RNA sequence: GCGGGGUUAGCUUAGUUGGUUAAAGCAGCCGGCUCAUAACCGGCGGACCGGGGGUUCAAAUCCCUCACCCCGUACCA
Numbered sequence: 001g002c003g004g005g006g007u008u009a010g011c012u013u014a015g016u017u018g019g020u021u022a023a024a025g026c027a028g029c030c031g032g033c034u035c036a037u038a039a040c041c042g043g044c045g046g047a048c049c050g051g052g053g054g055u056u057c058a059a060a061u062c063c064c065u066c067a068c069c070c071c072g073u074a075c076c077a
Base pairs, nucleotide, nucleotide: 001073002072003071004070005069006068007067010026011025012024013023019057028044029043030042031041032040050066051065052064053063054062
């Protein structure tokens, strides 16, 4: 350089071929239980989806471009 995959809450991931309010687990906070802690149970808040642009009535989902991460591959002279 080329090919492929990825970038969604603090962390790990879902999101079925674009269509009403983006979901879960852990972590956090509040409460319950307990003599107490943990575990367990209930509840709450938290991301506008890597940046920019485009297509569309509508995009996390499609296209272009840039950035970063991972895997593979590289040669003749």
Predicted 3D model of a 77-nucleotide RNA (transfer RNA) from Bdellovibrio sp. CG10_big_fil_rev_8_21_14_0_10_47_8. It matches the Rfam family "tRNA". Its family is annotated with triplet codon-amino acid adaptor activity in the Gene Ontology. The sequence is in RNAcentral, with records from ENA. The source organism's lineage runs through Bacteria, Pseudomonadati, Bdellovibrionota, Bdellovibrionales and Bdellovibrio.